[in-house]
RNA sequence: UCUGAAACAGGGCAAACCCAUCGAAAGAUGGCGACGCAAAGUUACCGGCCUACAGCGAAUCAGUUUUACGCGCCAAGGCAGCGGGACCACCAGA
Numbered sequence: 001u002c003u004g005a006a007a008c009a010g011g012g013c014a015a016a017c018c019c020a021u022c023g024a025a026a027g028a029u030g031g032c033g034a035c036g037c038a039a040a041g042u043u044a045c046c047g048g049c050c051u052a053c054a055g056c057g058a059a060u061c062a063g064u065u066u067u068a069c070g071c072g073c074c075a076a077g078g079c080a081g082c083g084g085g086a087c088c089a090c091c092a093g094a
Base pairs, nucleotide, nucleotide: 001094002093003092004091012037013036018031019030020029021028022027035081041087042086043085045084046083047082048079049078050077055073056072057071061070063069064068
């Protein structure tokens, strides 16, 4: 550096549900709990996806309490357990 997850050693992480906190939401953190994971370690760089507080927009409009809500757009918010890239790493083999 590459390959693998059959075995060995140490073992590691933790989906959903539920609870608490934060958040407008998506979601995050902690607890509980294991669906799974050989990078389910780190990183929003590329693609993708989620959300839309604020902002912007239309009168095309079903409605309301009509300077608005609702509606549409939008990431500067997120997802690394969606794929790729980058960085790093246990064991075994080459």
Source information
The prediction has a mean pLDDT of 80. c-di-GMP-I riboswitch aptamer from Candidatus Proximibacter danicus, 94 nucleotides, folded computationally. Lineage of the source: Bacteria > Pseudomonadati > Pseudomonadota > Betaproteobacteria > Candidatus Proximibacter. It was read from a public genome assembly, where an Rfam model found it.